[in-house]
Overview
A computed fold for a 583-nucleotide part of an RNA from a metagenome, annotated as large-subunit ribosomal RNA, domain V. RNAcentral holds the full RNA, with entries from SILVA. Its Rfam family is "Bacterial large subunit ribosomal RNA". The coordinates come from a structure-prediction model, not an experiment, and the mean pLDDT is 84.
Context: one part of a larger RNA
RNA sequence: CGUGCACCCGGACAGAAAGACCCUAUGAAGCUUUACUGUAGCUUGGUAUUGUGCCCGGGCUCUGAAUGCGCAGGAUAGGUGGGAGGCUUUGAUCCAUUGCUUGUGGGUGAUGGUGAGCCACUGGUGAGAUACCACUCUUUCAGAGCUAGGGUUCUAACGGUCACCCGUUAUCCGGGGACCGGACAGUAUCAGGUGGGCAGUUUGACUGGGGCGGUCGCCUCCUAAAAGGUAACGGAGGCGCGCAAAGGUUCCCUAAUUCCGGUCGGAAAUCGGAAGUUUAGUGCAAUGGCAUGAGGGUGCUUGACUGCGAGACAGACAAGUCGAGCAGGUGCGAAAGCAGGUCAUAGUGAUCCGGUGGUUCUGAAUGGAAGGGCCAUCGCUCAACGGAUAAAAGGUACUCCGGGGAUAACAGGCUGAUGGUGCCCAAGAGUUCAUAUCGACGGCACCGUUUGGCACCUCGAUGUCGGCUCAUCACAUCCUGGGGCUGUAGUCGGUCCCAAGGGUAUGGCUGUUCGCCAUUUAAAGUGGUACGCGAGCUGGGUUUAGAACGUCGUGAGACAGUUCGGUCCCUAUCUGCCGUGGG
Numbered sequence: 001c002g003u004g005c006a007c008c009c010g011g012a013c014a015g016a017a018a019g020a021c022c023c024u025a026u027g028a029a030g031c032u033u034u035a036c037u038g039u040a041g042c043u044u045g046g047u048a049u050u051g052u053g054c055c056c057g058g059g060c061u062c063u064g065a066a067u068g069c070g071c072a073g074g075a076u077a078g079g080u081g082g083g084a085g086g087c088u089u090u091g092a093u094c095c096a097u098u099g100c101u102u103g104u105g106g107g108u109g110a111u112g113g114u115g116a117g118c119c120a121c122u123g124g125u126g127a128g129a130u131a132c133c134a135c136u137c138u139u140u141c142a143g144a145g146c147u148a149g150g151g152u153u154c155u156a157a158c159g160g161u162c163a164c165c166c167g168u169u170a171u172c173c174g175g176g177g178a179c180c181g182g183a184c185a186g187u188a189u190c191a192g193g194u195g196g197g198c199a200g201u202u203u204g205a206c207u208g209g210g211g212c213g214g215u216c217g218c219c220u221c222c223u224a225a226a227a228g229g230u231a232a233c234g235g236a237g238g239c240g241c242g243c244a245a246a247g248g249u250u251c252c253c254u255a256a257u258u259c260c261g262g263u264c265g266g267a268a269a270u271c272g273g274a275a276g277u278u279u280a281g282u283g284c285a286a287u288g289g290c291a292u293g294a295g296g297g298u299g300c301u302u303g304a305c306u307g308c309g310a311g312a313c314a315g316a317c318a319a320g321u322c323g324a325g326c327a328g329g330u331g332c333g334a335a336a337g338c339a340g341g342u343c344a345u346a347g348u349g350a351u352c353c354g355g356u357g358g359u360u361c362u363g364a365a366u367g368g369a370a371g372g373g374c375c376a377u378c379g380c381u382c383a384a385c386g387g388a389u390a391a392a393a394g395g396u397a398c399u400c401c402g403g404g405g406a407u408a409a410c411a412g413g414c415u416g417a418u419g420g421u422g423c424c425c426a427a428g429a430g431u432u433c434a435u436a437u438c439g440a441c442g443g444c445a446c447c448g449u450u451u452g453g454c455a456c457c458u459c460g461a462u463g464u465c466g467g468c469u470c471a472u473c474a475c476a477u478c479c480u481g482g483g484g485c486u487g488u489a490g491u492c493g494g495u496c497c498c499a500a501g502g503g504u505a506u507g508g509c510u511g512u513u514c515g516c517c518a519u520u521u522a523a524a525g526u527g528g529u530a531c532g533c534g535a536g537c538u539g540g541g542u543u544u545a546g547a548a549c550g551u552c553g554u555g556a557g558a559c560a561g562u563u564c565g566g567u568c569c570c571u572a573u574c575u576g577c578c579g580u581g582g583g
Base pairs, nucleotide, nucleotide: 001583003581004580005579008576010575011574012573015569022404023403024402027400028399029396031394032393035201036200037199038198039197041194042193043192044191045190046189047188048187049186051154053152054151055150056149058147059146060145061144062143063142064141065140066139068137078136079135080134081133082132085119086118087117094113095112096111097110098109099108100107101106158181159180160179161178162177164176165175166174167173204216205215206214213233217239218238219237220236221235222234240385241283242342243341247301248300249299251297252296253295257275258274259273260272261271281290282289284347286345287344288343305328306327307326308325311322312321313320317386330339331338332337353379354378355377356376357375358374359373361372362371411458412456413454414453415452417451419447420446421445422444423443424442428438429437465540466538467537468536470532471529472528473527474526475525478503479502480501481498482497483496484495485494486493505519506518507517508516509515546564547563548562549561550559551558552557
């Protein structure tokens, strides 16, 4: 060097399982509830099955009877119409007894007696006779019919019971009987209520992982790189209106602030003078404007018009913006002219559905109507603001599937804020003296052991703390070795330089690394090695499924809170390494 054999497992991000953690999906499931929408069930009522009698109070209709009082007036005049006569031996008037009603004055009936009259038209009253007839109103009574309700009764529907009888040798069922209940219950149907018992679903996005927090539309500025445009969970602020004048037009005017003077009067009120190019004002944020004023007043007014609109800006679309001019009619102005809101830029919401007003549109044979169209207008914090529905929250450690290293937790990588180490300057401490030793305020490096940032390999898997075993390297050296300085007398020390050969603890507590304690030691070093090492071991911790406590939650459940319990697979192909045999 090549080739065997027997071992060991550091590597082949070894094998196994399309990661169970994490995120994502307008994925799924089982779970919860005061999420949404339903629904079984329960419940209340109507109707049917469902019938008899009686009573009570209610409604409607019919018949009969009664009822009606302001003042004046014989006096208790309901209204309207007709009407000049009506009633009376079939008993007028009056008297007695008595019922009803009442505003105490009367009204109206019944019975008995008496036995021939009584009332109206005429005057007064807005209206004239219940003299008479008809219709009708208020209130009341009686009767009849219809109807709904309540109570009660009955038995025949319907229901129940039976050591009963029969079918029938039969605890069913049917027929019969007896008893109990009874038009209730039960059942059907239609409505209301309740209803996680059950069902179907929803439960947003952005995001230096996700959650929590914040945000989501519009306006102004910066970022924005001198046209326009331009992102970020970049830096600052506003809006979701207001105004009948704060709009139009004609004519006129010019602030803030300071100084001086001046009664009450003061730092600051109103008055006079001066300086003052806007520092003022603009309904409201900012920017751009504005004196020819867009700022401040005054008079008259409604253009805060109707029908359009050449042409442009901007723009994916849909939206958005500007606009001369024409026609009609109008305001102001002597006129020229100006006026289709407001100094401009925010003050907002598509479509569907529906309401209201109008309309020479349509109108299911025709005429109408309903409905629809068109014009005008109204109803959305549809604010997640291009608005999924009229209508929607949670939990999963019992979980599942599709994906992602497009995205987190371990490790690595980059970075090096933080951390560690060194250096520079030297105010000061060190009795004096910056530099024996220490060193403020600051500055510059190095390292890659901390906590982080980023999200670059790995989610068709790179096993995670600590211990055990076995280590190996660096040196910024704990001991042992050599030296310089010293505020080194010696013994001890301090600090710095060289140096990695060797060495560098045992117990108690805790899962602990760490730490504290006890006792030793020359010393009990600091770090790297996937915080070395689980195809070497362990499995106490963390981090599944069970269970409990505290706390939170209505709940399902949850907690870098606690507690008890809880399956660690792999026969070595290559490489590496150790031992060994031929060639």